The RNA shown here (TPP riboswitch aptamer (THI element)) has 81 nucleotides and comes from Candidatus Salinicoccus merdavium. The sequence is in RNAcentral, with records from MGnify. Lineage of the source: Bacteria > Bacillati > Bacilli > Staphylococcaceae > Salinicoccus.
RNA sequence: CCACUAGGGGUGCCCAUUCCGGGCUGAGAUUCACCCUUAUACCUGAUCUAGAUCAUGCUAGCGUAGGAAAGUGGCAUAUUU
Numbered sequence: 001c002c003a004c005u006a007g008g009g010g011u012g013c014c015c016a017u018u019c020c021g022g023g024c025u026g027a028g029a030u031u032c033a034c035c036c037u038u039a040u041a042c043c044u045g046a047u048c049u050a051g052a053u054c055a056u057g058c059u060a061g062c063g064u065a066g067g068a069a070a071g072u073g074g075c076a077u078a079u080u081u
C1' cells in the first nucleotide's frame, strides 16, 4: 500500500414555506454515500475565547487536554542473521 472480516462516527447555519424548495461550509449536512479504526474520524470541556459572516464548529485558539472503534492475510521496500 492492497484485500477480507469486524467495528466506530457525524444530520450544523441562513432564506422561504401548508408542502415541495433555494443558499453557505465540508469528504459527508441522511446521503446508503462519505470519513475513520490507536489517533488531525468523532465526542467532551463548550451556552468557552478571538476574528469573520446575513447566520452557523465558518476560521483559528483551547490541543503535546480528557475520552474514543482492529484483527487477519497478501504485496513491495529496507535492515539483520
Base pairs, nucleotide, nucleotide: 001074002073003072004071005070006037007036008035009034012024013023014022015021042067043066044065048061049060050059051058